[in-house]
RNA sequence: GCGUGCCAGACGGGGAGGUAGCGGUGCCCUGCACCCGCAAUCCGCUAUAGCGGGGUUUCAUCCCCCGUCUGAGGCUCGGAGGGGUGGUGCCUGUGCCGGGUACGGAGCGUUGAAUUUCGGGGCUUGUGCAACGGAAGCCUGUGAACCGUGUCAGAUCCUGACGGAAGCAGCACUAAGCGGAAUCUUCCGUGUGCCGCAAGGUUUCCUGAGAGGAGCCAUCGGCCCGGCAAAAGACCAAUCCUCCCUGUCGAGGACGGGGUGCACGC
Numbered sequence: 001g002c003g004u005g006c007c008a009g010a011c012g013g014g015g016a017g018g019u020a021g022c023g024g025u026g027c028c029c030u031g032c033a034c035c036c037g038c039a040a041u042c043c044g045c046u047a048u049a050g051c052g053g054g055g056u057u058u059c060a061u062c063c064c065c066c067g068u069c070u071g072a073g074g075c076u077c078g079g080a081g082g083g084g085u086g087g088u089g090c091c092u093g094u095g096c097c098g099g100g101u102a103c104g105g106a107g108c109g110u111u112g113a114a115u116u117u118c119g120g121g122g123c124u125u126g127u128g129c130a131a132c133g134g135a136a137g138c139c140u141g142u143g144a145a146c147c148g149u150g151u152c153a154g155a156u157c158c159u160g161a162c163g164g165a166a167g168c169a170g171c172a173c174u175a176a177g178c179g180g181a182a183u184c185u186u187c188c189g190u191g192u193g194c195c196g197c198a199a200g201g202u203u204u205c206c207u208g209a210g211a212g213g214a215g216c217c218a219u220c221g222g223c224c225c226g227g228c229a230a231a232a233g234a235c236c237a238a239u240c241c242u243c244c245c246u247g248u249c250g251a252g253g254a255c256g257g258g259g260u261g262c263a264c265g266c
Base pairs, nucleotide, nucleotide: 001266002265003264004263005262006261009057010056011055012030013029014028015027020046021045022044023043024042034054035053036052037051038050063259064258065257066256067255068254069253070252073249074248075247078244079243080242081241082240083239085237086236087235088234094229095228096227097226098225099224100223101222103221104220107216108215115211116210117209118208119207120206121205123200124199125198126197127196128195129193130192131190132189133188134187135186136185137184139180140179141178142177148173149172150171151170156165157164158163
């Protein structure tokens, strides 16, 4: 060096979680991925850290170690963005309401603003006059079977007589009442009046005259303050997703270097 037989080794690994720790079952990543049994309020172990049983392969592309580069994915410090949920009315903003200001627009104002003086009106009280309405009076008509008045035919009663008495109907008149009425008188009333008188009041409003000499007003927008509302935004809370970044673990891949048998025969 070659051949035969065999042994070690290999037939996957990793992340998070869990655990005193390690490995596994379950989840996720990777992807060439032997079989069976066990196992989450779990199973098996203890730094040589799954256990038990079976199978395949056999010394190097393949097993072991080291280094460099790349690197799926997980976890993590910090930041940004987004989704839905719940809450608040503190903040920004929005809507409504109220107050203020007077920056802008509109309007009024040198044909004179604010302010101010005098007078009148409007206002209050009383009253006059007028108008209207009502009542009463005056005027007028009517108006009583008996229980109103007068006159009372007839009839009745009393009387010896003269005469007298009461008195129905009729007639006349009248009371209450019922009507009429153009006026007139008195009283009362009034959502009445270009009306008069007296007194009061004149803060505001209207108006006349004068002084004054540039503001007035707050309809819209702006700004300030207060109140209310909570759909959206804002803010707060926990949660989820995505991205960037820090740290950490890291499968897999590429390259380089090194290491590892036993027996027999030639």
Overview:
The prediction has a mean pLDDT of 77. The RNA shown here (Bacterial large signal recognition particle RNA) has 266 nucleotides. Rfam family: Bacterial large signal recognition particle RNA. Rfam links the family to the GO terms signal recognition particle, plasma membrane targeting and SRP-dependent cotranslational protein targeting to membrane, signal sequence recognition. It is annotated as a non-coding RNA gene. It was read from a public genome assembly, where an Rfam model found it.